[in-house]
RNA sequence: CAUUGUCUUUAGGGGUGGUUUAUGAAAAUAAGCCUGAGAUUACACCCUCUGAACCUGAUCAAGGUAAUGCUUGCGAAGGAAAUAGACCACCAAUGCAU
Numbered sequence: 001c002a003u004u005g006u007c008u009u010u011a012g013g014g015g016u017g018g019u020u021u022a023u024g025a026a027a028a029u030a031a032g033c034c035u036g037a038g039a040u041u042a043c044a045c046c047c048u049c050u051g052a053a054c055c056u057g058a059u060c061a062a063g064g065u066a067a068u069g070c071u072u073g074c075g076a077a078g079g080a081a082a083u084a085g086a087c088c089a090c091c092a093a094u095g096c097a098u
Base pairs, nucleotide, nucleotide: 001095002094003093004092005091006086007085008084010082011048012047013046014045016042017034018033019032020031021030022029023028054079055078056077060073061072062071063070
């Protein structure tokens, strides 16, 4: 010095599990509990290329739990959905130059 982190407009992408009780032949419905931003498809929540929102791997592996992606790994893996504008006083990260 530049970009990103922030906000706005208009768009787009995503997930919605485990378990207990009651009813029930079952499916399911209702209420609670666990984790989480979100677990009742919510005018909600999160994410949009500096992309771990989310999907595949996965009926995965180790640990742990009442149980479950609950935690970590896998993961410098492979995919995955946008531009424009505003603000940059300070701070942080990255890149370049001195």
The RNA shown here (TPP riboswitch aptamer (THI element)) has 98 nucleotides and comes from Chitinophaga pinensis. It was read from a public genome assembly, where an Rfam model found it. Its Rfam family is "TPP riboswitch aptamer (THI element)". A reference for the family is Kubodera et al. (2003), "Thiamine-regulated gene expression of Aspergillus oryzae thiA requires splicing of the intron containing a riboswitch-like domain in the 5'-UTR", FEBS Lett. The prediction has a mean pLDDT of 78.